[in-house]
């Protein structure tokens, strides 16, 4: 200098004028005025996870259904974060993935002989029978009965690899080396796992974002939740099921079982009211603060700050100067993303013009 | 604001344990008719909304995005 990889932080500044919403105070006294103060984001978004909060449920038993998944730690909790492990990719910095397929079941189209307790299409080989003859054979061809997974071909995938011995031909059938598996011993590590050794020729396909198995987690619904006040009301019509042979309700998936239930219940149509207050924002709160623990995520103690709370509607507009980018004849002209709170937090994911900072890697060149 | 469904041919919809995407209507050509309609025969038309992943293989399974529709007091 070029190429790349990972992370952090930002998302114009300032002044003037006009305007909007909330709160407090004062004036005014019927909904206005004045002053002070506050007024969007890194994602406020998607609503994909997790929690707080609220209401409903919570004798007992069984079945079904859901989510997560290497190990350790963090956390209110998580599918998040941190650290580590293994495998795969990359020259590398680094990135991606993650229980079990040797418990069982299912599936693996087409092609292919065969798609999984293996299998004989071609080929190779032994034998029997028949035929052929310029060679009467250790020959050729055909048929039948067997042996064989070394070779061919098919496929995404074909039942360890190389070499040797062996054989009629062959084969972990046997041997050496290599790769793996299972069982087991020792060492290191909290663990996942790693390293070293021994035994067994054991060689065992893929798929669990198929059923399933193992382990862990979880009651249901959501602020249009819910609480209070006010307003309204005739409890209208039809259909169905019931009145002890018991409809229906509750045990918010279902069943058993239990409890209530001496009479109504369910569905559809029609009618009335559709206002206000609260929940509501000081919180698992923020801070480029300090000290301490920890590799880190994070935690503890102290300091400091108060930062939207609405009607679903407010949070803006114009101009000047400065900064950034682009065009330019150096006068000037133009541009600035994604997007906007609605009960509140922690994450993830997605969108994003431009611009800043830092760690690390590779290549080339110079000293 | 919150909770749910769906997207396959021009239109309405099928598509089940993942294996070459179908039906009806519409459209085009031929036959039939003097001509049209009806009818008969034949054909064309699909990036399965988009992107990524799992798998040998995805309309189908998983994740994200976009669009459309429904419900609540």
């Nucleotide at each position: 200098a070029g190429a790349g990889u990972c992370g952090g932080a930002c998302g114009g500044g300032u002044c003037a004028u006009c305007g909007c919403g909330g709160a407090a105070a004062a004036g005014g006294u019927u909904u206005c005025u004045u002053u002070u103060u506050c007024g969007a984001g890194g994602a406020a978004a998607g609503u994909c996870c997790g929690g707080g909060c609220u209401c409903c449920g919570c004798a007992g038993g069984g079945c079904a259904a859901g989510g997560c998944g290497c190990u350790g730690g963090g956390u209110a909790a998580c599918g998040c974060c941190c650290a580590g492990g293994a495998a795969a990719g990359g020259c590398g910095a680094c990135u991606u993935u993650c229980g079990g397929a040797a418990a069982g079941u299912g599936c693996c189209a087409c092609a292919g002989a065969a798609a999984a307790c293996a299998a004989a299409c071609c080929g190779c080989c032994c034998g029997a029978u028949a035929u052929c003859c310029u060679u009467u054979g250790u020959g050729a061809u055909a048929u039948c009965a067997g042996g064989u997974a070394a070779g061919g071909g098919u496929g995404a995938a074909a039942c360890g690899g190389u070499g040797g011995a062996g054989u009629a031909a062959g084969a972990g059938c046997c041997c050496a080396c290599c790769a793996g598996a299972u069982a087991u011993u020792c060492c290191g590590g909290c663990a996942a796992c790693g390293g070293a050794g021994u035994a067994u020729g054991c060689u065992u396909g893929g798929u669990a974002a198929a059923c399933c198995c193992c382990g862990c987690c979880a009651g249901g619904a959501g602020c249009a939740a819910g609480a209070c006040c006010g307003a309204a009301u005739a409890g209208g019509a039809a259909a169905g099921c019931g009145u002890u042979u018991g409809a229906g309700g509750c045990c918010g998936g279902c069943c058993c079982g239990g409890c209530c239930g001496a009479a109504g219940c369910u569905u559809u149509c029609g009618g009335g009211u559709u206002g206000g207050u609260u929940g509501c924002u000081a919180g698992a709160g923020g801070c480029g603060c300090a000290u301490g623990a920890g590799u880190a995520a994070u935690c503890a103690u102290g300091g400091u700050c108060c930062c939207a709370g609405a009607g679903g509607a407010a949070u803006g507009a114009u101009g000047g100067c400065c900064g950034c980018c682009c065009c330019g004849u150096c006068a000037g002209g133009g541009g600035a993303a994604c997007a906007g709170a609605a009960c509140c937090c922690g994450g993830c994911u997605u969108a994003c013009a431009g611009a800043c900072c830092g760690g690390c890697u590779c290549u080339u060149u110079a000293c | 604001g919150g909770g749910c469904a769906g997207u396959u041919a021009g239109c309405u919809c099928a598509g089940u344990u993942g294996g070459u995407a179908g039906a009806g209507c519409a459209u085009c050509g031929c036959c039939u008719u003097c001509a049209c309609a009806c009818g008969g025969c034949g054909g064309g038309g699909g990036u399965c909304a988009c992107a990524g992943g799992u798998u040998c293989a995805a309309g189908u399974c998983c994740u994200g995005u976009a669009c459309u529709g429904c419900c609540c007091a």
Molecule: RNase P RNA; transfer RNA